[in-house]
RNA sequence: UUCUUAUUCAGAGAGGUGGAGGUAAGGGCCCUAGAAACCUCGGCAACAGGUUAGUUUUAAUACUGUGCCUAAAUCCUUCAGUUGUAUGACCUGAUAGAUAAGAA
Numbered sequence: 001u002u003c004u005u006a007u008u009c010a011g012a013g014a015g016g017u018g019g020a021g022g023u024a025a026g027g028g029c030c031c032u033a034g035a036a037a038c039c040u041c042g043g044c045a046a047c048a049g050g051u052u053a054g055u056u057u058u059a060a061u062a063c064u065g066u067g068c069c070u071a072a073a074u075c076c077u078u079c080a081g082u083u084g085u086a087u088g089a090c091c092u093g094a095u096a097g098a099u100a101a102g103a104a
Stems, first nucleotide, its partner, number of pairs: 001104008013041005021030002025078004042069003047065003050061004074096001079093003082089001
């Protein structure tokens, strides 16, 4: 990097440094009343491993490997379909993205 599988409206922030970008991409949007990024401490979460209980597939546990939390459901939207005909929608699916596990 590619492929496969699973999940994706739950959950969890303070301080410091920093100084213009950020939200994956386009649009909408956020931002000097302080964006990224980094540091310290803290927290969330059972994906894999471990452990414990249970005993055949279930529960518990942040110990290990990841991940995540300081805007918004993956913040919304994009492509197709249904309804409708209007700009809308607690709709469906696809694509894309993110995370984990496995494979090449």
Predicted 3D model of a 104-nucleotide RNA (SAM riboswitch aptamer (S box leader)) from Oceanobacillus rekensis. Of the family's consensus pairs, 84% are formed in the model. The source organism's lineage runs through Bacteria, Bacillati, Bacillota, Bacillaceae and Oceanobacillus.